[in-house]
Context: one part of a larger RNA
Order: sequence, then structure tokens, then C1' cells
RNA sequence: GAUUGAACGCUGGCGGCAUGCUUAACACAUGCAAGUCGAACGGCAGCGGGCCCUUCGGGGUGCCGGCGAGUGGCGGACGGGUGAGUAACGCGUAGGAAUCUGCCCACGGGUGGGGGACAACCCGGCGAAAGCCGGGCUAAUACCGCAUAAGCCCUUCGGGGGAAAGCGGGGGACCUUCGGGCCUCGCGCCGGUGGAUGAGCCUGCGUAGGAUUAGCUAGUUGGCGGGGUAAGGGCCCACCAAGGCGACGAUCCUUAGCUGGUCUGAGAGGACGGCCAGCCACACUGGGACUGAGACACGGCCCAGACUCCUACGGGAGGCAGCAGUGGGGAAUAUUGGACAAUGGGCGCAAGCCUGAUCCAGCGAUGCCGCGUGUGUGAAGAAGGCCUGCGGGUUGUAAAGCACUUUGAGCGGGGAGGAAGGCCCUGGGGAUAACACCCCCGGGGAUUGACGUUACCCGCAGAACAAGCACCGGCUAACUCCGUGCCAGCAGCCGCGGUAAUACGGAGGGUGCGAGCGUUAAUC
Repeated sequence: GAUUGAACGCUGGCGGCAUGCUUAACACAUGCAAGUCGAACGGCAGCGGGCCCUUCGGGGUGCCGGCGAGUGGCGGACGGGUGAGUAACGCGUAGGAAUCUGCCCACGGGUGGGGGACAACCCGGCGAAAGCCGGGCUAAUACCGCAUAAGCCCUUCGGGGGAAAGCGGGGGACCUUCGGGCCUCGCGCCGGUGGAUGAGCCUGCGUAGGAUUAGCUAGUUGGCGGGGUAAGGGCCCACCAAGGCGACGAUCCUUAGCUGGUCUGAGAGGACGGCCAGCCACACUGGGACUGAGACACGGCCCAGACUCCUACGGGAGGCAGCAGUGGGGAAUAUUGGACAAUGGGCGCAAGCCUGAUCCAGCGAUGCCGCGUGUGUGAAGAAGGCCUGCGGGUUGUAAAGCACUUUGAGCGGGGAGGAAGGCCCUGGGGAUAACACCCCCGGGGAUUGACGUUACCCGCAGAACAAGCACCGGCUAACUCCGUGCCAGCAGCCGCGGUAAUACGGAGGGUGCGAGCGUUAAUC
């Protein structure tokens, strides 16, 4: 000098864009953060409507809109947080072969016929509660057989094994038990091949300090056979052999998430890894598996432990390193805000619902950038202050005065863009038996904004509301007076102060930067 997720002191007008627990991976009150689908299903608690009854209080009825709880499906493995652990194939980079991949895309094949349950519900019981038990009824895209098998899997090549589910819209003829069948369209379902995406595994090389750590190792190293996995493997097991690693630093100890990058520097290098992005690891601590395409699963389950809470003392409940917020620790770090309008995600045919992801707003000069605090004129060089050699000098065109301007803040008015879509009507095309429904392209209409008193523009008023901080001995830019008298004090280094101190304290003046300026800490 540059830099910072900074803090502290003094000071502080506005805006834009960023950024904000670096410490206790300490403990957490409260609210919210993952649901959704009635176009899978049986139903119907609550709400609105219809119908029936009514003693006018109300009661009944799933008939309709819908829908709590329940069965079922998909999602809860994403998104969000944190950096504890990890010196490791964890990460980076370049490769590899023995693998899986829900939803999505392409292609081709199929979707036939049966069965038995369990919730909800009803009845009964236990419990303070959390909740649990017994009996009975029932539906399905839940569950289980049968049939079929192009391809798929196994095979001793003879053969063997193994699937599925329906739901909704519309409709001319025909049939109908009046539910529908049937046709068609859409969404699904089963099995297969390929793709895309995601993931698992292996390897070369690179990846902090310590030798005041020199030896380490029994599933250890390899083999044969097996088990296990989606998959290779000592991953696991039995047997056999005695290997394997190490001064090119094994083992041990300490420290640490890694990277793209960031800071500095002419570069080489050094230091760092906060925000953002990729990967990894973790979710009170330790262990475990279940479900599933995917987890050994932050807001799932089980066990153990510590802690907190409830209890009728028998037993239960909980996990903010999600967003806010609280206590605590600390030099130190924000609102218990708004909205799903946009982007994105989950579910759904859709309408839509959910979304503390996200978009915004709030707080903090924490940083960067921009703007303002006026402009011109004005010598009697006013007054006052300070200095003085007493003549004067300086503050100083500075002020006042005069003439203007009005950014920002204030008040009033106008006012984009962020909005594409979705919905209704309609033209053309596709599909179709079809001028329905559905899909694609277009036209018209009524609409959708948290921010928001938006940006921006216009008008009104009036210089009006807006400057400080550090320094002035040398380094280093800026000097005098007074006070003090090795005292009080200053200080980054050299050093100042013991009676004329440009070095202490005050004042006048000056220098530097400026909504900041200094100090401290840290890196180059």
C1' cells in the first nucleotide's frame, strides 16, 4: 500500500447492489418449514344445498356440491441447514468394467378369467394419557392364485420359471338386469429393448505439519471353494499358504471438510476456502435394520445413553446444524414480517392445493458504487477569535448582504415493466363411425402483482432539513501562543516532557480524507 463475513471509538443525510453467529455441532418456549390425489376405493364426521318429518327446539336422508378420519397411489432419498467427523479414492483430474436407475423419451408385445382378506364402520373391553385388544360387516389401481409369454430369467440344451388394473370424457346404430355392454378418446397398468438422467464400484496422478513417532500388520497378504450384493472384491465364511506395508516416511500424534475460486503480488509465489456453484460428511450421542427405483433416511422406525417435559407413579412424549425467535457463550452478526405475483419443486386430467425453496420487504455505513449538504456575486478586507516587532498579519470571499437554483428528504397528482399463463367463446388441422369429447396452431373476451405510497414523470414550497474524523518533531502533507515542569502525559520506530516543549493538554491556524474518519486484529 492492498485486502476483510470484521470488531471498537467519535460522527452520521439519501439511494442502488451485495452482505450479516467466524464463538457453544451449547440448550431450546412458540408458530410455520411436505404434502397431494374423490378421475384408485369403501364411505360420510363437519359445512352449504335439495327432499322428508316436525312438538318449530329440531330430527332424518350421501340425493348434490364437496370432504375430516380410513384403505390405496405418488412424493416425504428433492429442495433447505451445518462443517462436527474425515489426511481418505473424501476431494480434484484423467481413465476403467463387473452394475442398478421411479418419473421422462423412442420402438415393438400384452392388458383374459377368478378368489380370499384387512382398515374405516358397528359392538364389547383395558388405560390418567399415549394408545391398545377381542368379535362382526365391507370396497379397490390393496393382496393372492389360474390362463397366456414375442421378448425376459434359469438350464445338464431335454426343458423349466415367470405378468398385468383399472379410472374418466363423449357417443350414432344394436343389446340391456337400466348399473351398463359396445365404439371411441384421454390418463393409467404388465413384460421387453434402447436412450436420457441419476447413482454404486475400481484405478493412475495430485492433495497440511511432526522422525523429540521407526518399525506396523492375524482377515493381516494371497490362493481354492462358497455366501452375500444391483455389481467386482478378504465384503463375509471354511480350508490352505506365509505373506503384505515401510526413510520414495509405513505406523502413531496434531491440524483440516475438498474444489471452482478469493486476497495479495510485476510475476514466481504466499495466505485463505465466508457469500455463490460442484462434490463429500453429518442431523441430540452411539448402534441397527425396515420400506422403497433410490435411505441405513434432518422434520420415518427400533434399541441403548445423556438431557428436557407430562403422569393418576403403572407408564408415556421430545430432538431448530429448516425459517423466524429465546437463553447462553462472545469484541461481534438481523424480523417470532409479506406473498405464492414470478422462477422452480411435489401431487393432480385439470381447476387447484402445498411450498420459511424462492421472490420481496424490515434491521445494521458491514462492504462497494452513486448523489446531496447549495450556486453566482460580494473588500468597508465588517465584527469576533488568534498572533504581533503594535505598524499590522491571519481566519477571509469566508460570513453578512444581493441575485439565483431545488437534486435528495417533505406534500400532491400521474404512472410503466416484472404477466406468461390459466378460464370462457370461436376458426383451421389431427384423431374418430361422429359436425361430441380430447390434442395442436390461431382469433376474440373477462381477468391474475407480495413488492407497492414501485421505478419513472409532473406540480408545490423554501437555502430551506443534511459534516465529520484523524493528524501537524523526523519518517510524513501540515506551526504558532498559552498551560504544565522527567509531573501530568505521548509513543508505530527513532524518541519527546527536569521553566520559553512546532512531540504532553487546550486554543487559533493548517494538512489529509470525507458520510465517513481513526484504532485494533488478520493476510499478502